Source information
The prediction has a mean pLDDT of 81. A computed fold for a 73-nucleotide RNA from a marine sediment metagenome, annotated as transfer RNA.

[in-house]
RNA sequence: GGGCCGCUAGCUCAGUUGGCAGAGCAACGGAUUCUUAAUCCGUAGGUCCAGGGUUCGAUCCCCUGGCGGCUCA
Numbered sequence: 001g002g003g004c005c006g007c008u009a010g011c012u013c014a015g016u017u018g019g020c021a022g023a024g025c026a027a028c029g030g031a032u033u034c035u036u037a038a039u040c041c042g043u044a045g046g047u048c049c050a051g052g053g054u055u056c057g058a059u060c061c062c063c064u065g066g067c068g069g070c071u072c073a
Base pairs, nucleotide, nucleotide: 001072002071003070004069005068006067007066010025011024012023013022019056027043028042029041030040031039049065050064051063052062053061
């Protein structure tokens, strides 16, 4: 330098014929318990990597860039 994949909650990741963003763990509150742990119930938490384009409408489609990974030379 070429090709491919990924980027979504604090972490690990889902999320398509484009139509109100989710789970598990973690955090916080409560129940239970003599206390802790475990278990159960609930709450909060997001500029969907950035910019632009298409569209009535974009996490999703297109272009450019950034970061990370794999691969070829």
Rfam family: tRNA. By type it is a transfer RNA. Its family is annotated with triplet codon-amino acid adaptor activity in the Gene Ontology. From the family's description: Transfer RNA (tRNA) molecules are approximately 80 nucleotides in length.